The RNA shown here (Glycine riboswitch aptamer) has 93 nucleotides and comes from Blastomonas sp. AAP53. Its mean pLDDT, the model's own confidence on a scale to 100, is 78. The sequence was found by an Rfam model in a public genome assembly.
RNA sequence: UGAGACGACACGGGAGAGCGCGGUGCCCCGGCACCGCCACCGAAGGAGCAACCGCCCCGGAAUCUCUCAGGUCAUCGGGACCGUGUCGUUGAU
Numbered sequence: 001u002g003a004g005a006c007g008a009c010a011c012g013g014g015a016g017a018g019c020g021c022g023g024u025g026c027c028c029c030g031g032c033a034c035c036g037c038c039a040c041c042g043a044a045g046g047a048g049c050a051a052c053c054g055c056c057c058c059g060g061a062a063u064c065u066c067u068c069a070g071g072u073c074a075u076c077g078g079g080a081c082c083g084u085g086u087c088g089u090u091g092a093u
Base pairs, nucleotide, nucleotide: 004090005089006088007087008086009085010084011083012082013081018038020037021036022035023034024033025032026031039072040071041070045068046066047065048064052060053059054058
């Protein structure tokens, strides 16, 4: 000098699945909130197995699996992951 890597923040993109049934309350005839039940989804989180990797006793490990949690008209919000920028750490050449 500063590629790359990691983390934080900001912006942008970002799927799936019920216009379900019943009850209560509010509201003031349009709907909304909550509770219960059934059905469904997987891309917050969580858990399990594994290809593989390692310091190989053991440990790490997914967009796979489960669905505890979360979510299921639109809207709002959340959202793994991706891109750009800034900051911090590390740091190839």